[in-house]
RNA sequence: AUAAUAAAUUUGCCGAAUUCCCAAUCUGGGAAACGGGGGAACCAUUUUGGGUGAAUUGAUCUCGUUACAUAGUGGUCAUAGGGAACCUUCAACCGAACCCUCCAGCUAACCUCGUAGGCACCGGAAGGGGCAGUA
Numbered sequence: 001a002u003a004a005u006a007a008a009u010u011u012g013c014c015g016a017a018u019u020c021c022c023a024a025u026c027u028g029g030g031a032a033a034c035g036g037g038g039g040a041a042c043c044a045u046u047u048u049g050g051g052u053g054a055a056u057u058g059a060u061c062u063c064g065u066u067a068c069a070u071a072g073u074g075g076u077c078a079u080a081g082g083g084a085a086c087c088u089u090c091a092a093c094c095g096a097a098c099c100c101u102c103c104a105g106c107u108a109a110c111c112u113c114g115u116a117g118g119c120a121c122c123g124g125a126a127g128g129g130g131c132a133g134u135a
Stems, first nucleotide, its partner, number of pairs: 011120004018032005033115006043105001049100004057078005063072001081094002086128005
């Protein structure tokens, strides 16, 4: 000097997932804020499950079977869609996971639930727009 690992602090990001008060007898209680679900009339539907989430859809290979088909398991390639100050384009990346259980359209009043987890280091590039200042 470079690289890697660990810890702490700061800054920022995905996401609803933050802040404050009381208590300190406990996986304690409450408020605000943000977010989700259930739930009339009217309307819609006569419905073949539904929900959170960007995470939908297609092709193909493999496993399984006596064999075929369907569905399913595990891969590959694409794809609707998604994310870091405003817009567009290009590039790179993601395109999951989980929950409910026979039940659920919309939905005022009302009822009810959540407050996680994970990640990054001058921020990829081009064009345009906006604001402010100076001449």
This is a predicted structure of a 135-nucleotide RNA (c-di-AMP riboswitch aptamer (ydaO/yuaA leader)) from Paenibacillus chondroitinus NBRC 15376. It was read from a public genome assembly, where an Rfam model found it. Lineage of the source: Bacteria > Bacillota > Bacilli > Paenibacillaceae > Paenibacillus chondroitinus.